[in-house]
Transfer RNA from Promineifilaceae bacterium (SeqCode), 77 nucleotides, folded computationally.
The same sequence occurs in records of 2 taxa.
Its Rfam family is "tRNA". Rfam classes the family as a transfer RNA.
Its mean pLDDT, the model's own confidence on a scale to 100, is 81.
The RNAcentral record of the sequence draws on ENA.
RNA sequence: GGUGAAGUAGCUCAGCUGGUUAGAGCACAGAACUCAUAAUUCUGGGGUCGAGGGUUCGAGUCCCCCCUUCACCACCA
Numbered sequence: 001g002g003u004g005a006a007g008u009a010g011c012u013c014a015g016c017u018g019g020u021u022a023g024a025g026c027a028c029a030g031a032a033c034u035c036a037u038a039a040u041u042c043u044g045g046g047g048u049c050g051a052g053g054g055u056u057c058g059a060g061u062c063c064c065c066c067c068u069u070c071a072c073c074a075c076c077a
Stems, first nucleotide, its partner, number of pairs: 001073007010026004019057001028044005050066001052064003
């Protein structure tokens, strides 16, 4: 340099053919229970969906460009 995959909550990941509130598990905070802790149950907070732009009535999803990570291939020394 080329090709492909990935980037969504603190972490691991869903998210349908573009559509009505962006979700799950774990973690975290509070409460219940307990002599206390753990476990369990209930409740809650936390997201510019990697950056920017475009298409559209409407974008996590489609298009362009850039950034980051991984794999393979190629090149130079």